[in-house]
Context: one part of a larger RNA
RNA sequence: GGAUGAACGCUAGCGGCAGGCUUAACACAUGCAAGUCGAGGGGUAACGAUGUUUUCGGACAGGCGACGACCGGCGCACGGGUGAGUAACGCGUAUGCAACCUACCUUUAACAGGGAGAUAGCCCGAAGAAAUUCGGAUUAAUACCCCAUAAUACAUUAAUAUGGCAUCAUAUAAAUGUUAAAACUCAGGUGGUUAAAGAUGGGCAUGCGUAACAUUAGUUAGUUGGUAAGGUAAUGGCUUACCAAGACAAUGAUGUUUAGGGGUUCUAAAAGGAAGGUCCCCCACACUGGUACUGAGACACGGACCAGACUCCUACGGGAGGCAGCAGUGAGGAAUAUUGGGCAAUGGGUGAGAACCUGACCCAGCCAUGCCGCGUGCAGGAUUACAGCCCUAUGGGUUUUAAACUGCUUUUAUACGGGAAGAAAAUUAGCUACGUGUAGCUUACUGCCGGUACCGUAUGAAUAAGCAUCGGCUAACUCCGUGCCAGCAGCCGCGGUAAUACGGAGGAUGCAAGCGUUAUCC
Repeated sequence: GGAUGAACGCUAGCGGCAGGCUUAACACAUGCAAGUCGAGGGGUAACGAUGUUUUCGGACAGGCGACGACCGGCGCACGGGUGAGUAACGCGUAUGCAACCUACCUUUAACAGGGAGAUAGCCCGAAGAAAUUCGGAUUAAUACCCCAUAAUACAUUAAUAUGGCAUCAUAUAAAUGUUAAAACUCAGGUGGUUAAAGAUGGGCAUGCGUAACAUUAGUUAGUUGGUAAGGUAAUGGCUUACCAAGACAAUGAUGUUUAGGGGUUCUAAAAGGAAGGUCCCCCACACUGGUACUGAGACACGGACCAGACUCCUACGGGAGGCAGCAGUGAGGAAUAUUGGGCAAUGGGUGAGAACCUGACCCAGCCAUGCCGCGUGCAGGAUUACAGCCCUAUGGGUUUUAAACUGCUUUUAUACGGGAAGAAAAUUAGCUACGUGUAGCUUACUGCCGGUACCGUAUGAAUAAGCAUCGGCUAACUCCGUGCCAGCAGCCGCGGUAAUACGGAGGAUGCAAGCGUUAUCC
């Protein structure tokens, strides 16, 4: 000098764009953050409409719009948070899988015949303070099960050709056996099953790179390898039995400490050094530890079970909970924001769609935390007035063209008026073409921000400057006070009676809505 997720002191007019718990992965009141589908099902708790009835209070009717709870489907494995752990194939990079999986989506081909039994809900009853649970009767499905059909799927058997990377791969043609489906409908479609391929996403393996300490030198029994079996989507000591005695290590094993990694960021001429906050990719975690279930995918932040710590409720028998989601509270700390608005846009989930949900996201609020931009006026004006201060000695210098005064301008401010882009899709209605649901055109509807940005008119210099420094380094000097005192200080150092170094004043210098100090990095 540059830089910062900064803090502190003094000060403060405005806007744009960013950023905002670096500490306690400490504990959390409250609200919200993942639902959706009635075009899968039985149905009808509430609301509405309609109808019937009525003693005018109401009652009845799932036939209707809709729909609580329930069965079922899809989603909840995404999105969002945090960095505790991890020195590791975790990450980065480059390869491989002849050892693998992939819901939804796309393409292609084939198919969907028949039947049975339950169960939630509803109803009845019971236990309990509650959470909740139990018994009986009855009912449906795109829930579950059985049979049929079936191969380019799977299993077994054996063949030929070509190729390779050892196991083998590819192609061709066989035999035997096993395995599937679901309906709804506005009749257009939407779904279902199997197979092949693609796309997307993942899994696994390997080369190289990846902190400090040798005041850590030996480490290791599933350890290293083999055979067999099990397990997995898949290879593999991944697991088990048996056999062998190996495996790693000064090219640093093992141990200890520290740490999420990268793209990137800061600095530097570069080499390098430092950092990994915001944004993007990967990983890990979800009160602590463990376990699996469901599922295409989890060993699952707002799922389950067990154990533990903590908090809460309790009728003492027993229960409930998990903000490292968004706000917010307490605590810790030098220190870090609103219990805001909206789904209008983008994206996601579900749905045929309308739509619903979305603290993702888009916006607004707070904070000079940073960067950038703008302003606090411009021109003229000397009897260089008065006051202050200084050199001095009755003359001058400085503040100082500064002010007053005259003229001008109006960014900004205030008042009033106008007023966006971001929104064309989906959908509605109509038309045209092909064709009967796709494309095109027209029409209607939709804006949180926001009456915001922006524009215009009027008024009037009107509303707007501080902070640090002035001995040298280092730009800027005098007077007064103090008298090794009080104090200053980054280093050298200053202060003991004329201190340009302390305190005040005048003046000056630097930067400027900031300026200094502190901390850290280069």